[in-house]
RNA sequence: CCACCGAAAAGGCAACCCCGCCACGCGUCGGGGACGCAAAGCCCUGGGUCCGGGUACCGUCCGGAUGGCCUGGCUGCCGAA
Numbered sequence: 001c002c003a004c005c006g007a008a009a010a011g012g013c014a015a016c017c018c019c020g021c022c023a024c025g026c027g028u029c030g031g032g033g034a035c036g037c038a039a040a041g042c043c044c045u046g047g048g049u050c051c052g053g054g055u056a057c058c059g060u061c062c063g064g065a066u067g068g069c070c071u072g073g074c075u076g077c078c079g080a081a
Stems, first nucleotide, its partner, number of pairs: 012037002017032004022027001035068001041074003046070002048066006
């Protein structure tokens, strides 16, 4: 110096639920709130799941959502074993 790992410290994010907005819907956003998270920061490579269209309630296809479902890419705080 790099990689792996994750004690302490300073912080960070925000599940479920409720209210409001947006959306055909999945779901997004804002507020409250805290289940949890060392990337629960950003992207969406490949899959999974969900939604809409199509179809014959199949298969295949098109588009979307999630990504706090896994994987992949990029970036980042601290510095014990």
c-di-GMP-I riboswitch aptamer from a Candidatus Schekmanbacteria bacterium, 81 nucleotides, folded computationally. The prediction has a mean pLDDT of 83. It matches the Rfam family "c-di-GMP-I riboswitch aptamer". Gene Ontology term of the family: cyclic-di-GMP binding. Of the family's consensus pairs, 90% are formed in the model. The organism belongs to Candidatus Schekmaniibacteriota, within Bacteria.